[in-house]
Molecule: transfer RNA
Organism: Actinoplanes lutulentus
Parts: sequence; C1' cells; structure tokens
RNA sequence: ACCCGGCUAGCUCAGCGGUAGAGCGCCUCGUUCACACCGAGGAGGCCGGCGGUUCGAAACCGUCGCCGGGUA
Repeated sequence: ACCCGGCUAGCUCAGCGGUAGAGCGCCUCGUUCACACCGAGGAGGCCGGCGGUUCGAAACCGUCGCCGGGUA
C1' cells in the first nucleotide's frame, strides 16, 4: 500500500429493508434468621461518526475512525 472480517445493552453475542432481542450482570419483590440458589417483575440501546439511496436503513451504497487477520 492493497484485500478480508468485525464495531448493536455494563459484558458476550443474535438480529430477511418495516418501531431492536437473548444469555450473563444490575435493581425491586417473594422465599430465608441471614446470604446464596430459585420464582415473579423491572431499568438499561436509537445500532462507531458523517453523508447518500428509499415511503421506510442496525441492515444497502460512499467516506472516515477503531479492532483483528491476510498478501506484498
């Protein structure tokens, strides 16, 4: 320099162009003498940034940034 993959909740990851989910973690309640386990409920994100396409974009296109890998 070029090529490929990744960037979504605190963490690990899902997510056909149609209003974003799971597990773990966290909070509350129940249970317990208490803690843990278990049961019930809840909070937490506008999807790395900017621009474009579209009636509609996390997704498609362009560009930039960051992480990982590969060819010189």